[in-house]
RNA sequence: GCUGCUGUGGCUCAGUCGGUAGAGCACUUCCUUGGUAAGGAAGAGGUCGGCGGUUCAAGUCCGCUCAGUAGCU
Numbered sequence: 001g002c003u004g005c006u007g008u009g010g011c012u013c014a015g016u017c018g019g020u021a022g023a024g025c026a027c028u029u030c031c032u033u034g035g036u037a038a039g040g041a042a043g044a045g046g047u048c049g050g051c052g053g054u055u056c057a058a059g060u061c062c063g064c065u066c067a068g069u070a071g072c073u
Base pairs, nucleotide, nucleotide: 001072002071003070004069005068006067007066010025011024012023013022019056027043028042029041030040031039049065050064051063052062053061
């Protein structure tokens, strides 16, 4: 220098043919207990690495770019 893959709550990951983003763990409150742990109920928390484009509508499609990773030279 070239090519592929990955980037989504604090962490690990889903997200179908484009239609207003979810799970587990963790966190907060409550219930249960003599008290813990375990269990149960409810809740908060992310605009999807960044910028731009297409579209009525983009996590999803397109371009550029950043970071990580693998390969080639």
Molecule: transfer RNA
Organism: uncultured Clostridia bacterium